[in-house]
Context: one part of a larger RNA
Parts: sequence; C1' cells; structure tokens
RNA sequence: CUGGGCGUAAAGGGCUUGUAGGCGGUUCGUUAAGUCCGGUGUGAAAUCUCCCGGCUCAACUGGGAGGGGUCAUCGGAUACUGGCGGACUUGAGGUGGGCAGAGGAAAGCGGAAUUCCCGGUGUAGCGGUGAAAUGCGUAGAUAUCGGGAGGAACACCAGUGGCGAAGGCGGCUUUCUGGACCUAUCCUGACGCUGAGGAGCGAAAGCGUGGGGAGCGAACCGGAUUAGAUACCCGGGUAGUCCACGCCCUAAACGGUGGAUGCUAGGUGUGGGGGGUGUCGACCCCCUCCGUGCCGCAGCUAACGCUUUAAGCAUCCCGCCUGGGGAGUACAACCGCAAGGUUAAAACUC
Repeated sequence: CUGGGCGUAAAGGGCUUGUAGGCGGUUCGUUAAGUCCGGUGUGAAAUCUCCCGGCUCAACUGGGAGGGGUCAUCGGAUACUGGCGGACUUGAGGUGGGCAGAGGAAAGCGGAAUUCCCGGUGUAGCGGUGAAAUGCGUAGAUAUCGGGAGGAACACCAGUGGCGAAGGCGGCUUUCUGGACCUAUCCUGACGCUGAGGAGCGAAAGCGUGGGGAGCGAACCGGAUUAGAUACCCGGGUAGUCCACGCCCUAAACGGUGGAUGCUAGGUGUGGGGGGUGUCGACCCCCUCCGUGCCGCAGCUAACGCUUUAAGCAUCCCGCCUGGGGAGUACAACCGCAAGGUUAAAACUC
C1' cells in the first nucleotide's frame, strides 16, 4: 500500500470560482504507448514450495526440481484505455421568444409606532410586580389634543411561499446589475465533471478612523427575591446595535447529509412555465418541464429513519475519520492593530 467508513456512533471542508491533477458521450479510420500472447536473455547465493538424502527424530543440513516477481529485446494480437485524424448530437454552451422572484448595489420617498421638545385641556397620582420597592410626579407627571425634532425598524399582505453558492434577503419608487426557469430545436460540436494549492465571498460578536444615537441594551448602579443572589423579576444605563471606509474569518456556518451524472412503484399539496381536450368565457380536467413540502413500495439502515429533493442501485473527483482524556491544547510557522484565527503534536493516563 491493500480495508472499513463519514444524517444521529469518530468522520462532509462555511460557500463559490478555478490552476495543476484525476476522470470523461456516440461513431469511423489509423497507431500499438498501456493491456494480452509467444520466443530469447536476465531474474547470484541464501530464503520459499515439492522430491530424494545425512545427523537415532526434529530443528539443522546436502542434492535436484519448481514457483514467484522485475527488466531488456524480438515477433504477434487489437476488444478495452491512451495518442493522432475524420464525422455526429443526446452532454455542455449559444441564439430567438417568453416569464416569476425579500437575488445584489446606489439614490430618493412614505406611513404607523416609541422617545424627546413646545403649546392647550386637566389634577393627584403614574409606573411596575407574584406581591412590592427603587423610579417619575404639585417646579403639574400619567391621561388627552395640536405642533415640532430625530433615529431605527418596516404591522397587515405572509404562505413547511419566493430568491440566492453559502452567509443571507421583506414598506414604496427609480437607476445599474447577477442568476434561474419555460419554449423553439435554429447555431457551435464534447467545448464536459471534479478540483490539492490559489483567489473571492462569508451571520453575530469584536477591532480601527469618522459620523449617528430614537428604542433596545453586555458592563455598571439601584430596587426586590433569597440562607446568600456577583442571577432569574423591576427602575436606570455605557459600549454596542445604525451609517461610511478598512479589518477580523468564526458558528448547532445544520438537511448535523460534499459536488456531478445515470437508473429505480406510486399518491397528495404548493410556487413558476409550456402544451392539449371541452367551453362564448371565467374556469375545470389531462399531459409535461423546473422548484419546494408531506405520505409511501422495493431497496437500504444498528435502530431511528431515508425513500426520484435517497441515507436505494452505480460511476467519477475532492474533503474527512481510525478508542476516551490530555487537546483543537503546547511548540513552531503563517495571518491579524488587537482580540485571536489557521495548521497541529507528545509525555502521561484510563
């Protein structure tokens, strides 16, 4: 090396793009590198297997034969793989026509609500809780009406609905912009799949500079509770939450399920598109493609469960696992302003 695995037992990389590499559709011709056959040479001895022999046996050992494996060279075979050349269209891409969407970026606009400020009405309470208290209020609060300021988030619609590679995305309008899907089957003609490194993206929290700050709110301060209460509950409240630019790069980054392709009963919802029959039409029914749920046969599974959105049957490529603790730690290296991140042991111990 050869093994077995990765939904929940250890194990899928957070996601994408793509370099090297690995793998690769149908068909014809050619070549003969891989592959296969044969010849020759090589394949030391010992070892190994078999046969015969020697120590009383055996181990050991002498002789003979064989096998295995490697390489070189010559000749041959051509199904498969590879190389070269030609052709093809189903994979892939393009084109025309449609079409849904919180996909992304920027700018502008809107209403409800909270808070604060000003003014009016009005008077003794308000608030809060299991009950209270701290707190607010006669310097006029709470309630109510009018006006104003400012920030953040967008009720209903809203849906196991939609979009996105993932993170994620939800008021309205405009501009810029990515992708999917359906249909025609018109064009190119294998242009494909995966992807070690690399690069980019990457919730929240956190960091730097500058702004902003309504509400909420780590820390912190009070009030309660309690044996205590560095908590849960209540009153306050700073960072933060928001914006711009630059970092950080983690997560129960989860479907705890890598990507691609093909195949393998059905039933029933739902989102998007196309077609058909009937119909004046709305619409209903049928067929079909793509997405998203539930149920379920065969099969699989330790079971739970999965089941055309597979965890079934197969192929290709990548990542990862190999008893628990020590430890995702130490050291080292790289990255980072820092916080820290990535890569990643051993002693020892059960």

A computed fold for a 350-nucleotide part of an RNA from an uncultured bacterium, annotated as small-subunit ribosomal RNA, central domain. The coordinates come from a structure-prediction model, not an experiment, and the mean pLDDT is 88. It matches the Rfam family "Bacterial small subunit ribosomal RNA". Rfam links the family to the GO terms structural constituent of ribosome and ribosome.